């Protein structure tokens, strides 16, 4: 980078350095100098991988590889029903595992 398969209504931030950006991309609507990205400590959170147990599926743990700590993946964005408001599903995306 691509392909598979699995989740994505829930969880869980403080401090330092920096110093106008972020929130995937387009469109809204948000965060943001009462300090953004990003690095860097420390704590959380989950619980795919793990590790323990098992009636092979329902339990437990969290030491270690990820991955996470605004807003449902912030919403809409295509299609169907229905109909101001809504519902399903899809595309994109995103983390895991594993493959090329």
């Nucleotide at each position: 980078c691509u392909c598979u398969u699995a989740u994505c209504a829930g969880g869980a931030g403080c401090a330092g350095u920096g110093g106008a950006g972020g929130g995937a991309a387009c469109g809204g609507c948000c965060c943001g100098u009462a300090g953004a990205a990003a690095c860097u400590g420390c704590a959380g959170c989950a619980a795919c991988c793990c590790c323990c147990a098992u009636a092979c599926u329902a339990g437990g743990g969290a030491a270690g590889g990820u991955g996470c700590u605004a807003a449902u993946u912030c919403c809409g964005a295509c299609a169907g029903c229905g109909u101001u408001g809504g519902c399903u599903g899809g595309c994109a995306g995103a983390u895991a595992a594993g493959a090329g």